RNA sequence: GCGCGUGUGGCCAAGUGGUACGGCGUCUGUCUCGUAAACAGAAGAUCGCGGGUUCGAUUCCCGUCAUGCGCA
Numbered sequence: 001g002c003g004c005g006u007g008u009g010g011c012c013a014a015g016u017g018g019u020a021c022g023g024c025g026u027c028u029g030u031c032u033c034g035u036a037a038a039c040a041g042a043a044g045a046u047c048g049c050g051g052g053u054u055c056g057a058u059u060c061c062c063g064u065c066a067u068g069c070g071c072a
Stems, first nucleotide, its partner, number of pairs: 001071007010024003018055001026042005048064005
């Protein structure tokens, strides 16, 4: 330099045109002398960034950044 993949809450991760499922963690409550566990509830992401297509984009297209693999 070229090709392919990945990027979604603090972490992991699903969803592939109709404003995002779940697990761990966090917070609150119940329980306990207290903690943990268990149970109940809650907060937290407009999807790496910018632009385009579309009535509508996490999803399709272009550019760009980060990262992984392969080729030279």
Molecule: transfer RNA
Organism: Penicilliopsis zonata CBS 506.65